[in-house]
């Protein structure tokens, strides 16, 4: 996908010209022998396109073919004679809507046909050498098969006789038959997917023997014969895929992968078939069937983009309905050309790689503006501007290629052929023509830094960090994991990092992964040894000699296409790309040679194994007799009321006579004691005693066999307990059941019965934490101690002991292993051989599905979906209703309280305009508050103020201050007097400084929120004795040692021992007090003694003195020093002595390293955030003070050990000048007047009270209890109405000792009593302090609570107020089963079967041969029709 007119026949029209014309129209030239069509040739089997099928000789890779084709080209050879009949177009005549067709005529040829002739070309047959499937060469002899011409040229030969024909000649095409080149058919050997939940597969199926088919070999096909072929070395089914050069990946091995480029293959709408031809079962041919589309007049036709473009569907996705045959290649043609979506270009598309630009230099007031910020400054930043310089590339002009070289043509020259000075082939040399890309690469000029950066990321891994925004919201997210108000993680913004015309997501491979481990891993406990043996195939194998050469080892020689990689060099400006050489290419294949090792073939050998042969151990196994304890049952006898049982009952049994006992029978089971980490067996497992049969093990000595050995996929075979079957047997035990405790329940632990079962025979099941959680064989590799069998050697009457050798079974422990923990000659150690087995956890040992099983169930055994683990060992805590040892008012003994009452007081709650706020188990709750009537006061109503009640800083004014008066609740506003200060200087006046008043803005002000942003205090474990370093040493590591152990202590106190030495922070002691003393000191304390006055004879006073008391300063004193016992002679405890005090003398201060996100932003700081005529200030009043309940803590009581009256002693510590207040005096009294004295050892608060003594009450809701209420007062204070506190009179409640339950105290303490202080105008049952009176108990550590030290287990680590399981409810997902139903795919039977090839017919048709004058008629062939398939 078409071309040839140089194979052949016919042969147009438009248009223009010319002519004729009845003006309708004819005719002719040209156009043109062109267009279109036809016959014949070659070609469409190439070229492009896809990867559906294919697990196969399809591919790779090496090799046969003697079993084979092969047009067109090449070589060389030969031929090419004579003949005939037709058929398309073409005309006509018909039929159909079309598509198409039929009949009749006429024609040509390189279409067709027949004859001749040919060469060993083909067949037959016969022979000879070489070779050996059907091969080469060379003979005989039969048979059989060919061809076509066309073009230019010429006229030497022949005709006609100008010229042309025959002929020549020259080119090309044809036939025949050999070679080659290249192409292909067809066999074979090795090599590359998953899957056994597919294991058996197969009848043309394996072989022969003839046949027939094909180019060709064969079950390719057929008839007949045999019965064989294939397989765990994976047949056969299934499931999936086009193979490979290559290509990503990886140090490598490997693993993945098959886009582009190149080889092969398949396939062309789906199946299915041939036909033509050299090739095809044929992409742009036929035939048939089927789906599908379209046209139709309903009869009927017509199509196939997995060509190129380009339209539709589908999808995350993926180009132009371009140019051109200029080049390279391709079909035809003689050529000229014509064809060529092959191919060269172009154009989309940062898809990919590659190169380049977006400027360079300089440039510090480090500008401005983001940003941040500790407010100083940092930071974008030499960045920018500015200065000074380049111009790529875009853009504008202007130039301007290379791919071109042939083919034709034209000149010329050689060559051939030839009769030829036609001609033509074949070669050469010049010229001359041909560009799709494209005015493209490239160059040069012009103008200005000009037009030109941008994505991802900044928590770790992983390079690069702040502010805002959010507030577990919104959202990130690969793993981990961020966000629940300061987020480097979320979103923005400046910074920064990274890369760059990119970036970053997403999927996909490999790597990292030694996480399938050949290189190069494992199996005690982490996933992983089959329960256990007996043995098949298979693996693997002692020593010695020969031979062999399969494996191996070395060389040669073929292949290992090309492209790729790699190296060197070239070409585009580099570079990607592209070119040339090289290297390389672990494989096959052929050859040669080595012979150690395996293999394999013979010989031999004794140490492996094994056979005999004397031994002695054993719950080895099977069977069969036998025995006596005990347990229940029966039967008799004795006895009587309970027995049993269990923490404690009960149920049960028992007056019908039990348990308890005694005698006596009767069954079935199982054998104490010896009995031992003793002994046998493959394991499972074996236990009284005798007999029988029986298996393996060991130990000895010798003899024989002569590797016979090891392991073992499959297969067999054994295999506890429970179950299953049929049939026994059944005392005791005992699932299930019943009872009866037990408990919120109690389908349980416990008790009382109790049935399969448990035993026995025979047969099944085949499992276990079936375990040494350690397959089996063999060989190495320190020991030391038990034990069980046997032998030797010494000794010995023996036995035993002692050395030593086999075998078997234990403990420690070397070396080496080992994550650790551990093993350790009975390896988990170091090799070698075999076999099982594992590959993250759940889903599951599950679900299909198979195989076995009476079943029960087991063997084998998944996936979907979920998870970020899950697990091993060790290792510090923590905890345990483990363990030991030991503390504390922990319990226990004690004494006194609270829980019941009244009231006080805080809190919850509840109320309210507000009832201000934190504190919340111990460790909030008489706390913060050490004093809320205003104020305080943060709350509430209302009234006002806005640079503010405070601070700085600025302007203006003014002295500051005081005092009055008006409106108002007040705050506030208004008025109005009185006053003139201090510092400097250049002094009628100037400036400062403090202060008052008015004003601007900048700030100020918040008890506003965040204690979960902090600081600082604070509590609480806990005055617990612990918490920790350094340096060594142990251990891979966490970490441990020290700090554990032995005693001893309040103590990690202190001794003592010890891989530890040693140090810090606690503990203790220094410090404060109080107990005794002494020194010094003596006013305001203090008075023994002496003196004077006074004297109510008690005493005051005064001088005097510091002895004594006190007061305060400094000393002393207590150290287990001393004795004495006990301990390890220590530490230390036990006892006495002295002493004021004894073993820390009391009591205070003093609180490791930390926990509790413990409290406190309302004490004070203080980040952050929110408020700015309000959430800030300022006033009035009001609230915190409410009040059905709740609760903590207190007071005060309930009485007689008390109450009341009276009387009379003794104290400490404190505190006082806006302050304590004395003495007098009023008042019953709170107090009033009064005014001495005190700045206080002087004075004053100030009588201390309970105690003592005397009197009263007499057990009563009182002569207890005071609570409520009434009235009358004091006193603070501006004011007691909400809302003080005290007196005084009157009332005179509840309460008789407190339920469960809880509290505090061990000695001057607990009760019990008073006193003073802070705070405060007042205002105490609360606090902090004083002194006084002054008990009882402590066997003891078992229990309750807290703690401390050492172990111990762990699945806890927010650490038991941990973790954590299951069931049910709702939704959703995912997979499973599930009457049934559809759909695919299949087996096996039958039944219908197009087109076609192939046989068979072939009465119907038929030009080309024959035969015949001719009709015919003969051969042959076709339609049709039958059969196979």
């Nucleotide at each position: 996908a078409g071309u040839c007119g140089a194979g052949c026949g016919a042969g147009a029209a438009a248009a223009u010209c010319c002519c004729c014309u009845u003006c309708g129209g004819g005719g002719g030239a040209u156009g043109a022998g062109u267009a279109a069509a036809g016959c014949g040739g070659c070609g469409a089997a190439c070229g492009g396109g896809u990867g559906a099928g294919u697990a196969a000789c399809a591919c790779g890779u090496g090799g046969g073919u003697a079993a084979c084709c092969u047009g067109u080209c090449c070589u060389a050879g030969g031929g090419a004679c004579u003949g005939g009949g037709a058929u398309a177009a073409c005309c006509u005549c018909g039929c159909g809507a079309a598509a198409g067709u039929g009949g009749g005529g006429c024609u040509a040829a390189u279409a067709c046909c027949a004859g001749a002739u040919a060469c060993g070309c083909u067949c037959u047959u016969u022979g000879a050498c070489c070779g050996u499937u059907g091969g080469g060469u060379u003979g005989g002899a039969g048979a059989g098969g060919a061809a076509a011409g066309a073009u230019g040229g010429c006229c030497u030969c022949u005709g006609c006789a100008u010229g042309c024909a025959a002929g020549c000649u020259a080119u090309u095409a044809c036939c025949c038959a050999a070679g080659g080149a290249g192409g292909g058919g067809c066999c074979c050997g090795c090599g590359g997917c998953c899957u056994a939940u597919u294991a058996g597969c197969u009848u043309g199926u394996u072989g022969g023997u003839g046949a027939g088919g094909u180019a060709a070999c064969g079950g390719c096909u057929c008839a007949c014969c045999a019965a064989g072929g294939c397989g765990a070395c994976g047949a056969u089914g299934g499931g999936u895929a086009g193979c490979c050069g290559g290509c990503c990946u990886g140090a490598g091995a490997g693993g993945g992968u098959g886009a582009u480029c190149g080889g092969c293959c398949a396939c062309a709408c789906u199946g299915g078939g041939a036909c033509u031809g050299a090739g095809a079962c044929a992409c742009g041919g036929c035939c048939c069937a089927g789906a599908c589309u379209c046209c139709u007049a309903c009869g009927g036709g017509a199509g196939g983009c997995a060509g190129c473009a380009g339209u539709g569907g589908g999808g995350a996705a993926u180009a132009u309905u371009g140019c051109g045959c200029a080049a390279u290649g391709g079909g035809c043609g003689a050529a000229a050309g014509c064809c060529u979506g092959a191919c060269g270009c172009a154009g989309c598309g940062a898809c990919g790689c590659c190169g380049c630009g977006u400027g360079g230099g300089u440039g510090a007031u480090g500008a401005a503006g983001g940003c941040c910020u500790u407010c100083g400054g940092g930071u974008u930043g030499u960045a920018a501007a500015g200065c000074c310089c380049u111009u790529u590339c875009a853009g504008u002009g202007g130039g301007g290629a290379a791919g071109a070289a042939c083919a034709c043509c034209c000149c010329g020259c050689u060559u051939u052929c030839g009769a030829a000075c036609a001609g033509g082939u074949a070669g050469c040399g010049g010229g001359a023509c041909u560009g799709a890309c494209g005015g493209u690469a490239c160059c040069c000029a012009c103008a200005g830094a000009a037009g030109a950066a941008g994505c991802c990321a900044c928590g770790g891994c992983u390079a690069a960090c702040u502010c805002c925004g959010u507030g577990c919201c919104a959202g990130c997210a690969g793993c981990c994991g961020c966000g629940g108000u300061a987020a480097g993680a979320c979103g923005g913004a400046g910074g920064u990092g990274g890369c760059a015309a990119g970036c970053g997501u997403u999927g996909c491979u490999c790597g990292g992964a030694u996480u399938u481990a050949c290189u190069g891993g494992g199996c005690g406990u982490a996933a992983a040894g089959c329960g256990c043996g007996u043995g098949u195939a298979g693996g693997u194998g002692g020593c010695c000699c020969u031979g062999u050469a399969a494996g191996u080892c070395a060389g040669a020689c073929g292949u290992g296409a090309a492209a790729u990689c790699c190296c060197u060099c070239g070409g585009c400006u580099c570079a990607a790309c592209c070119g040339a050489g090289g290297a390389a290419u672990g494989g096959c294949g052929u050859u040669u040679g080595a012979a150690a090792c395996u293999g394999u073939a013979g010989g031999g050998c004794u140490u492996g194994a094994g056979u005999a042969c004397a031994g002695g151990a054993g719950a080895g196994g099977a069977a069969g007799g036998c025995g006596g304890a005990a347990u229940u049952c029966c039967c008799g006898g004795u006895g009587u009321a309970g027995a049993g049982g269990u923490g404690a009952a009960a149920u049960u049994c028992g007056u019908a006579g039990a348990u308890a006992u005694c005698g006596g029978g009767a069954a079935g089971a199982a054998c104490a004691c010896c009995g031992g980490u003793g002994g046998c067996g493959a394991a499972g497992g074996c236990g009284g005693c005798c007999u029988u049969c029986u298996g393996g093990a060991c130990u000895g000595u010798u003899a024989c066999u002569g590797a016979c050995a090891c392991u073992g996929a499959g297969a067999c075979g054994c295999g506890a307990a429970a179950g299953c079957g049929u049939g026994g047997g059944g005392a005791g035990c005992a699932a299930a059941c019943a009872g009866g405790a037990u408990u919120a329940g109690a389908u349980a632990c416990c008790c009382u019965g109790g049935u399969a079962g448990u035993c026995c025979a025979c047969g099944c099941c085949g499992u276990a934490a079936a375990c040494g959680g350690u397959g089996g064989g063999c060989a190495c590799u320190a020991g030391g101690u038990g034990u069980g069998g046997g032998g030797g050697g010494u000794a010995u009457u023996a036995a035993a002991c002692c050395c030593u050798u086999c075998c078997g079974u234990g403990c420690c422990g070397a070396a080496g292993c080992u994550a650790a923990c551990g093993c350790a000659u009975u390896a988990a150690g170091u090799g070698c051989c075999c076999c099982g087995c594992c590959c993250g956890g759940g889903g599951a040992g599950u679900a299909c599905g198979a195989c076995c099983g009476c079943a029960a169930g087991g063997u084998u055994g998944a996936a979907a979906c979920u998870c970020a683990a899950a697990g091993g060992a060790a290792u510090u805590g923590a905890c345990g209703g483990g363990g030991g040892c030991c503390c504390g008012c922990a319990c226990a003994a004690g004494c006194g309280g609270u829980g019941g009452a009244g009231c006080a007081u805080g809190u919850g709650g509840u109320u309210u305009a507000a009832u201000u706020c934190g504190a919340c188990g111990c460790a909030a709750c008489g706390c913060g508050a050490a004093g809320a009537a205003c104020c305080u006061u943060a709350c509430c109503u209302g009234g006002g103020c806005u640079u503010g009640a405070c601070a700085u800083c600025c302007c203006g004014g003014g002295g500051a201050u005081u005092c009055c008066c008006c409106a108002g609740a007040a705050a506030u506003g208004g008025g109005g007097a009185a006053g003139u200060g201090u510092c400097u200087c250049u002094c009628u006046g100037a400036g400062g400084a403090a202060c008052c008043c008015g004003g601007u803005g900048a700030c100020a002000g918040g008890u506003g929120c965040u204690g979960c942003a902090u600081g600082g205090c604070u509590g609480u474990c806990g005055u617990c004795a612990g918490c920790u370093c350094g340096u060594g040493u142990c251990g891979u590591g966490a970490g441990a040692u020290g700090u554990u152990g032995g005693g001893u202590u309040a103590a990690g106190u202190c001794c003592c021992g010890c891989a530890a030495c040693g140090a810090g922070c606690g503990c203790a002691a220094c410090c404060c007090u109080c107990a005794c003393u002494c020194u010094u000191a003596g006013u305001u304390g203090c008075c023994a003694g002496c003196c004077c006055a006074c004297u109510u004879c008690g005493g005051u006073g005064g001088a005097g003195g510091c002895a004594c008391u006190c007061u305060a300063a400094g000393g002393g004193a207590a150290c287990u020093g001393c004795c004495u016992c006990g301990g390890u002679u220590a530490a230390c405890g036990g006892g006495g002595a002295g002493g004021a005090a004894g073993g820390u003398g009391g009591g205070g201060a003093c609180g490791a390293c930390g926990u509790c996100a413990a409290g406190u932003c309302c004490u004070c700081a203080u980040g952050g955030c929110c408020u700015u005529u309000a959430u800030g200030c300022c006033c009035a009043g009001g609230g915190c003070u409410a009040c059905a309940c709740a609760c903590g803590u207190g007071c005060u009581a309930c009485a007689a050990u008390g109450g009341c009256c009276g009387g009379u002693a003794c104290a400490a510590a404190g505190g006082g000048u806006u302050g304590c207040c004395a003495a007098c005096c009023c008042g019953c009294g709170a107090g009033g007047g009064g005014g001495a004295g005190c700045c206080a050892a002087u004075c004053c608060c100030a009588u201390a009270a309970a105690a003592c003594c005397g009197g009263u009450c007499c057990c009563a809701g009182u002569u207890c209890g005071g609570a409520u209420u009434g009235g009358a007062g004091u006193c603070u204070g501006c004011a007691a109405c909400u809302c003080g506190a005290c007196u005084c009179c009157a009332u005179g409640a509840a309460g008789u000792g407190g339920g469960a339950a809880u509290c505090g105290c061990u000695a001057g303490u607990a009760a019990u009593c008073g006193c003073g202080c802070a705070u405060c105008a007042g205002c105490a049952u609360g606090g902090c302090g004083c002194g006084g009176u002054g008990a009882a108990u402590a066997c003891g550590u078992u229990c309750c609570c807290g703690g401390g030290c050492c172990u111990u287990g762990u699945a806890c680590a927010c650490a038991c107020c941990g973790c954590c399981c299951g069931u049910c409810a709702c939704a959703c997902c995912a997979c499973g089963a599930a009457a049934g139903u559809c759909g695919a795919u299949u087996g096996u039977a039958c039944c219908a079967g197009a087109a076609g090839u192939c046989g068979c017919u072939g009465g119907c048709c038929c030009a080309a041969c024959c035969c015949g004058c001719a009709a015919g008629g003969g051969g042959g062939g076709g339609a049709g029709g039958c059969g196979c398939c």

Small-subunit ribosomal RNA from an uncultured bacterium, 1429 nucleotides, folded computationally. It matches the Rfam family "Bacterial small subunit ribosomal RNA". Its family is annotated with structural constituent of ribosome and ribosome in the Gene Ontology. The sequence is in RNAcentral, with records from ENA and Greengenes.